[in-house]
Molecule: small-subunit ribosomal RNA
Organism: uncultured bacterium
RNA sequence: AGAGUUUGAUCAUGGCUCAGGACGAACGCUGGCGGCGGGCUUAACACAUGCAAGUCGCAGGGGAUUCAAGGAGCUUGCUCUUUGAUGAGACUGGCGCACGGGUGAGUAACACGUAAGCAAUCUGCCUAUAGGAGGGGGAUAACACCGGGAAACCGGUGCUAAUACCGCAUAAUGCAGCGGGGCCGCAUGGCCACAGUUGUUAAAGUCCUUCGGGGCGCCUGUAGAUGAGCUUGCGUUGCAUUAGGUAGUUGGUGGGGUAACGGCCUACCAAGCCGAUGAUGCAUAGGGGGUCUGAGAGGAUGAUCCCCCACACUGGAACUGAGACACGGUCCAGACUCCUACGGGAGGCAGCAGUGAGGAAUAUUGCGCAAUGGGCGAAAGCCUGACGCUGCCACGCCGCGUGCCGGAAGACGGUCCUAUGGAUUGUAAACGGCUUUUGCCAGGGAAGAACCAUCUCGAUUCGUCGGGAUCUGACGGUACCUGGUGAAUAAGCACCGGCUAACUCCGUGCCAGCAGCCGCGGUAAUACGGAGGGUGCAAGCGUUGUCCGGAUUUAUUGGGUGUAAAGGGUGCGUAGGCGGGUCUUUAAGUCUGGGGUGAAAUCCUGCAGCUCAACUGUAGAACUGCCUCAAAUACUGGAGAUCUUGAGUAUGACAGAGGUCGGCGGAAUUCGUAGUGUAGCGGUGAAAUGCAUAGAUAUUACGAAGAACACCAGUGGCGUAGGCGGCCGGCUGGGUCAUAACUGACGCUGAGGCACGAGAGCGUGGGGAGCGAACAGGAUUAGAUACCCUGGUAGUCCACGCCGUAAACGAUGUAUGCUAGGUGUUGGUCCCUUUGGGGAUCAGUGCUGCAGCUAACGCAUUAAGCAUACCACCUGGGGAGUACGUUCGCAAGAAUGAAACUCAAAGGAAUUGACGGGGGCCCGCACAAGCGGUGGAGCAUGUGGGUUAAUUCGAUGCAACGCGAAGAACCUUACCUGGGCUAAAUCUGUGGUGAAGUCUGCCGAAAGGGAGGUGUCCUCGAUUUAUCGAGGCGCCAUAGAAGGUGCUGCAUGGCUGUCGUCAGCUCGUGCCGUGAGGUGUUGGGUUAAGUCCCGCAACGAGCGCAACCCCUAUGGUUAGUUACCAGCACGUAAUGGUGGGGACUCUAAUCAGACUGCCUACGCAAGUAGUGAGGAAGGUGGGGACGACGUCAAGUCAUCAUGGCCCUUACGUCCAGGGCUGCACACGUGCUACAAUGGUUGGAACAAUGGGUGGCUACCUCGCGAGAGGAUGCUAAUCUCCAAAUCCAAUCUCAGUUCGGAUCGCAGUCUGCAACUCGACUGCGUGAAGUUGGAAUCGCUAGUAAUCGCGUAUCAGCAAUGACGCGGUGAAUACGUUCCCGGGCCUUGUACACACCGCCCGUCAAGCGAUGGAAGUGGGGAGUACCUGACGCCGCCGCGCUAACCCUUCGGGGAGGCCGGUGUCCAGGGUAAGACUCAUAACUGGCGCUAAGUCGUAACAAGGUAACC
Repeated sequence: AGAGUUUGAUCAUGGCUCAGGACGAACGCUGGCGGCGGGCUUAACACAUGCAAGUCGCAGGGGAUUCAAGGAGCUUGCUCUUUGAUGAGACUGGCGCACGGGUGAGUAACACGUAAGCAAUCUGCCUAUAGGAGGGGGAUAACACCGGGAAACCGGUGCUAAUACCGCAUAAUGCAGCGGGGCCGCAUGGCCACAGUUGUUAAAGUCCUUCGGGGCGCCUGUAGAUGAGCUUGCGUUGCAUUAGGUAGUUGGUGGGGUAACGGCCUACCAAGCCGAUGAUGCAUAGGGGGUCUGAGAGGAUGAUCCCCCACACUGGAACUGAGACACGGUCCAGACUCCUACGGGAGGCAGCAGUGAGGAAUAUUGCGCAAUGGGCGAAAGCCUGACGCUGCCACGCCGCGUGCCGGAAGACGGUCCUAUGGAUUGUAAACGGCUUUUGCCAGGGAAGAACCAUCUCGAUUCGUCGGGAUCUGACGGUACCUGGUGAAUAAGCACCGGCUAACUCCGUGCCAGCAGCCGCGGUAAUACGGAGGGUGCAAGCGUUGUCCGGAUUUAUUGGGUGUAAAGGGUGCGUAGGCGGGUCUUUAAGUCUGGGGUGAAAUCCUGCAGCUCAACUGUAGAACUGCCUCAAAUACUGGAGAUCUUGAGUAUGACAGAGGUCGGCGGAAUUCGUAGUGUAGCGGUGAAAUGCAUAGAUAUUACGAAGAACACCAGUGGCGUAGGCGGCCGGCUGGGUCAUAACUGACGCUGAGGCACGAGAGCGUGGGGAGCGAACAGGAUUAGAUACCCUGGUAGUCCACGCCGUAAACGAUGUAUGCUAGGUGUUGGUCCCUUUGGGGAUCAGUGCUGCAGCUAACGCAUUAAGCAUACCACCUGGGGAGUACGUUCGCAAGAAUGAAACUCAAAGGAAUUGACGGGGGCCCGCACAAGCGGUGGAGCAUGUGGGUUAAUUCGAUGCAACGCGAAGAACCUUACCUGGGCUAAAUCUGUGGUGAAGUCUGCCGAAAGGGAGGUGUCCUCGAUUUAUCGAGGCGCCAUAGAAGGUGCUGCAUGGCUGUCGUCAGCUCGUGCCGUGAGGUGUUGGGUUAAGUCCCGCAACGAGCGCAACCCCUAUGGUUAGUUACCAGCACGUAAUGGUGGGGACUCUAAUCAGACUGCCUACGCAAGUAGUGAGGAAGGUGGGGACGACGUCAAGUCAUCAUGGCCCUUACGUCCAGGGCUGCACACGUGCUACAAUGGUUGGAACAAUGGGUGGCUACCUCGCGAGAGGAUGCUAAUCUCCAAAUCCAAUCUCAGUUCGGAUCGCAGUCUGCAACUCGACUGCGUGAAGUUGGAAUCGCUAGUAAUCGCGUAUCAGCAAUGACGCGGUGAAUACGUUCCCGGGCCUUGUACACACCGCCCGUCAAGCGAUGGAAGUGGGGAGUACCUGACGCCGCCGCGCUAACCCUUCGGGGAGGCCGGUGUCCAGGGUAAGACUCAUAACUGGCGCUAAGUCGUAACAAGGUAACC
């Protein structure tokens, strides 16, 4: 620091996702040790049990108990008693219990933070200081006795003490009153240990004593310290779909109350106070230091530690006290739990442990007061779940270990592969040596300890202080040290498609599953599961959750708004924000310095202590803040003065569809009346509905009505926008120019607010010609609730009133300034000028264009440039401008405006393609012009379909269908039925054998089976001559390699088709563009051609085109057999038959020739044209081979090859028969025809390519013929197979025929083991359809079409009319490119890119999900009104009771108190009517998602009616 993901690719916009860090975490797998930390985030849910606050005998009464000594009684071990010691439990009293500890429910607040203030306050214990403490009194608990009660506890009588309680005295520097002085401040006012005066207020003792006094206490002041209270500025969450709130409310006066100010309370008076700078309400929340993250600014958070607040079962209340409205106190109410004798009582773990419950989830009912701290005490000491420790938990951070060195037969095993072998696991293991952290065993063994107390020494202000010794440790026999032991006790988890480090095999087969995003999985998955290997981290590793980051994705730092989301429809204007020049002043902002504060801890830095680190100590820095003092004055602000350039006024001109009201006009339309006139009019793509013989349309005249104003007319004018158009007039707004007279910043913007605001729509009343939603009819159509047509109501028009929206657009807020030009045009003014015209300037309105900007497109002085001011608006798509709420509206609806849920995109600009029922140019037998066909008939052949045991398989638009198949009777053959085999052919190894074969007969359909006979291999060597050995060959047996026309052409190679013989497809360098990409290759010409020329930011090049190659057309040269024969010669009935020739034809090698080279015209050139010349050939002469980059997952696993999968007594293989030929039908390709340009008969003529020994066959004979029997030549320029149309003559005479030949019958020929299914041919007979073929459709542009025959491959034969070739005869037409089809180039639109066979919309149907409405139903919190009202404080009262003090006549009375009554306030409870909110609900509305459902075709191209608001 970035990355992935929208696209075919690109840039930008924009969201989603990831990599990082963190955590009080949880879950999964795993787990050796230690240190330091942390540990109910949920139910402020309920709690059993134990403990968490007591202490003081030096305040007091009292003394149980025990001990010692003595005495008495005597029952010799008990009782009583004396003295001394001890002093329990309880009680009075003092202090503490308001600290410490817990929790975060409440609280949006002076609660907290920060900075100030209290002249408006209090403060126990503590410190300092000034004084004082005299003398009395009456009770009471404990205790004793009696009584009540189950208990808790209570009552009565009697005794008693105090540092308990109460008078009196004394008393000020206290307090209160009066009146002076001084000083000070901040308004009220404050201070004075300044001098007076009047009144008033206090106390307690106890211990030690050397008897001098001292310690601890007590009372009154003053001061301090500490702690607390109150007030204020600033800061402190979200919602405006919460906009008004408030009656003690705001203020005043009097009174009360408090430690203290204050409506804190009360009576009266006034009517205020708060609020868009967000009151009130609702929701949420303890606040801070800090913590996490971040570069920072920020964002999130508030566990542990520290500070503050609040709370203590829920609610309320006060008491005591220095301090509480009190966690382990009291009272009352409520809920809950427990005890009960039913009458009454008890309780409060959000203290430490612990239990239940809740939850994904959080620990010991431990030890100790040794340390630190706290309470009490004079002290010893006691208490202390604070605290110090321990236990549990990988919850976190930090550290250590699980060994180290050597060791190659690179072992075994595993995995993989190109597999006789190699790679990897891997120096890894084994094995050898070494070490011992940790563990275990054993021994030693701390620091933390200082106090206090006792003893002692010294000092001393005599209070005490310092030194030494002894004593005190929960942790703990722990840390640590030493020895022993022995590699011994110790490795997992996640991941391996990209992001993101790490790859293979097997299994699975859109299944199972994975997934953070993109996405994997449909038979070769590096993405699922397993394995091997690897990568990362490591006692942990992953997952989940949450926060920050990345995210500049809320943008202060640091974003935007023409088209991506986003400028308000327009103006006026309030608050607010901002504001021209100069001078003076002030010092709020601003800047500088000083002071105070910013607690500690944390963070950072240095040093230090635990072996290191974590952790800790110490010091520094920092805490970016707030307050205050002083100084500065440029800028901003405040105050004052002045100026004219901003703004406005005045005067004079000017233009204009600016607004509004009234009047007038003509053209057109429709209607009415009348005339003329006759059969149609009208309408459309074509029609029909409609109108018309009752007279339309047309035409003429007159009349009526309403609406709109042709031409002028113009990216012309005016207006803020909406908008405004005949002419005239009235009223009226704004603008521009000129002058520079006046005012003197009066300005800009503008949240709310107000006004205006097209069309449609609404209300009331008019009006209504034309047009025309709805509606009706006619068409179109599969349908047509549309487009088209005929009608037609609201409406459109007017007046008045609403509505308030538009793609209200320049998709561009307003204002101001600045920043190159050029060229139109509108309205002014000025200057020059020669009738034209030229120049300058201001205000508008256009085009073009530089810099600059922009993602690009584009904008560009009319900015989207450079700046300033203010307003408005945006933050992924959908849901949705929807729901709810509110406001407005008569309604329609408008404004404001969410969420759940869902997707990983949606969108912009530009690029390349493809496509268009877009455009332009061009080409092609593409159309047209022609010729001949197909489609109709019969037959042949292929295909589909159907049939079948099988009708094997493949090919399926063009580019399958006389295709694979250049030959299905058996074979072929792959199919079916049946019968067999487990191996056939080939190879290898081993063993055996010498044959193999053939003949005969048997079974069988054959394959085959079994029987008999015949047959007895070759070469070499050895020798005993009969064998042996070796080799070869064949056979048999056995073993192993097999075999498969089984699947996948979507795993493949190779080959092929097609676009298309179309002219295209690319590259290097350069240039342009952010980039995809463009340029080149476009343009102007030209060509068959990206062929060539010219031009050009391109210059070159490659694959294609063309050419080079072959055939053909002409000629030359060479050669001359089997071809040829002119001349010479021979010969024949005749023939190159023969000698010979090399002239000719021909053959086959080589060369020449054609290049727009020449001429004319046009043209810059390329080139084109010409009845041109020449030439055999003329403009690529004709034909062939040759097929660019690529497309179609095109075709072929059945030519062949091949990966993977499948079968293995069968999906292999052999055999016989059948089938591939089977037929209602449909299609393709052909043949033959329908006839006279013909048929038939007779006669006559002319080719080329090719083939031939298992062959072609001359010739002869026979047969009507297919053919047969003889026989000859030829392995071929030698022999042989060979023409037909044509020509001549005759006949037929337009008919189902002398056309046509299907079909069928009979008889034959040939091939072949074999012609039944199922061959071809011949003869005789038979003689079907068919008379030129509907819609539609095919081929062909010259030696072509058409027509005629011939040959060949395959092949025994042939279903060949096919295919491939050959020659003979031999036309017509092309004006032309409008149209159909295909293609090329340019351009345009696009929402397509699997590319129009594309994309895509809505209803309906189904499932799922969330949500709105809803008769109602059930809750919740808050408020209002009324009723009731405990405890308690306060007020009032006195039937009763009453020790201290007062009076007394001594009986009593009074003050005061207790108790009781009553009243105000009030918790709680009740009643009532609403509002708010949550949940739920029959039914209902739309929305989203979902597989290949239904109906249509709305949008994207001119999307087939341009689209949209």